């Protein structure tokens, strides 16, 4: 000086003038016996996010039986840790990808059973012979004087070396060995099992032996194994308040039907489900102090966690968190000229949280690799 | 919030328990048939099976995530 990978962090600033949600204090009106409400001002503090978003996972929290048993069904899937849990993160194993830094990985189980493999191609799972190779055995030539040799053919056998097919064809290589050949023998390579040895495991082994290889792929195929899941959700749930036809048809109805959810036990309780009508669409609470965020510290490889220490930081409900003006800054055309002009993302709380995924101008810092060049 | 489906040709749909040139119907075009035209008839063009990665040899189809679109669920009795 180029290319690149990883992790973090910011989300335009500052002033001025309007508005506007939620608190507290202060005042004026009103209501009421109070207590407190409701309404208006004014004054101080507070007012979106890194994803508020998809709702994909887990949890809190609430109700339903303190949530029982089982069978269905459903995720999950190498190990070990974090964690309130999690399909999240973190460290490690394997395997892939890449010159490297580093990225990816649904990665139990195909020697429990069962299915499938489309076209090609002899033959696609108890292999399998289409051409090739090799033998017997027949028939018809050529050569030879003759034994005999040599190719063509035939039926009948052996052969996975070699062609060809196909996503996939039963380990490679070489020597030996056969009529031709094949782990049929042997080395040496790869595999499988088992034993030490190293690790908490996953697994790994430049150690020891056994086996010629018996046992292809596919479980995001149906299965098996092994762990995990009771249901519904703040439209949960409690109060008040307000309104009506507490109606009508049907189904089931005690071996029943409901709480209860796909079924059965159990258990608690007596109607219950569905479909038309009808009413009412209003406030309080749940409500934001909470696995809370910041700052030192300590353990730990980290994920995190333990201790001090000070903070309180939105809570609306037709739904505030905003608009206009100038100055500055950032980008991008322009122009003699910081000249003029344009732009300045994604998106927006609704019970709290903790992950994934996905949207997304434009910038900063940090720690690495790889290539080129000079000292 | 919460819990369901759906996205294949201009349209409306089959395929969805993996198989190779992805179908029907209607519409569009050319041709036949009629004086013309409508029905009929033969031919033929259209497709990113929403998108995006993956498992498989092999994906519209099966998993995953995205993007869009719909539809149900309040209390009273």
């Nucleotide at each position: 000086g180029g290319a690149g990978u990883c992790g973090g962090c910011c989300a335009g600033g500052c002033a001025a003038u309007c508005g506007u949600c939620c608190g507290a204090u202060u005042g004026g009106a009103u209501c009421g016996a109070a207590a407190g409400g409701u309404u208006c001002a004014a004054u101080c503090g507070g007012g979106a996010g890194g994803a508020a978003a998809g709702u994909c996972c887990g949890g809190g929290c609430u109700c339903c039986a303190u949530a029982g048993g089982g069978c269905a069904g459903a995720g999950u899937g190498c190990c070990a840790g974090g964690u309130a849990a999690u399909u999240c993160c973190u460290g490690g194993g394997g395997g892939g990808c890449g010159u490297g830094a580093g990225c990816c990985u649904a990665c139990g189980g195909a020697a429990a059973g069962u299915g499938c493999a489309a076209c090609a191609g002899a033959a696609a799972a108890u292999a399998a012979a289409c051409c090739g190779c090799c033998a017997a055995c027949g028939g018809a030539g050529u050569c030879g004087c003759a034994a005999g040799a040599u190719g063509c053919u035939g039926u009948u056998g052996g052969u996975a070396a070699g062609g060809g097919u196909g996503a996939a064809a039963u380990g490679g290589u070489g020597c030996g060995g056969u009529a031709a050949g094949a782990g049929c023998g042997c080395a040496c390579c790869g595999c499988g099992c088992g034993g030490g040895u190293g690790g908490c495991a996953a697994c790994a082994u430049u150690c020891c032996g056994c086996g010629g290889c018996c046992a292809g792929g596919u479980a995001a195929a149906c299965c098996c194994c092994a762990c995990u899941c009771g249901g519904a959700g703040c439209a949960a749930g409690a109060c008040c308040a307000a309104a009506u036809a507490g109606g009508a048809a049907g189904g089931c109805a005690a071996u029943g039907c409901u709480g209860c959810g796909g079924c059965c036990c159990g258990u608690a309780g007596c109607g219950u489900c569905u479909u038309c009508g009808g009413g009412u669409a209003g406030g309080u609470u749940g409500c934001u102090u909470g696995a809370g965020g910041g700052c030192g510290u300590c353990g730990g490889u980290g994920a995190c966690g333990g201790c001090g220490u000070a903070c309180c930081c939105a809570g609306a409900u037709g739904a505030a968190u905003g608009a206009u003006u100038g100055c500055c800054a950032c980008a991008g055309a322009u122009u003699a000229a910081u000249u003029u002009c344009u732009g300045c993302a994604c998106a927006g709380a609704a019970c709290c949280c903790g992950g994934c995924u996905u949207a997304u101008c434009g910038g900063c810092c940090g720690a690495c690799u790889c290539c080129c060049c000079c000292u | 919030g919460c819990g369901c489906c759906c996205g294949u040709a201009g349209c409306u749909c089959a395929g969805c328990u993996g198989g190779a040139u992805a179908g029907a119907g209607u519409a569009c075009u050319a041709c036949c048939c009629u004086c013309c035209g409508a029905a009929g008839g033969u031919a033929g063009g259209g497709g990113u099976c929403a998108c995006a990665g993956g498992u498989u040899c092999g994906a519209a189809u099966c998993c995953u995530g995205u993007c869009g679109g719909g539809c149900g669920c309040g209390c009273c009795a």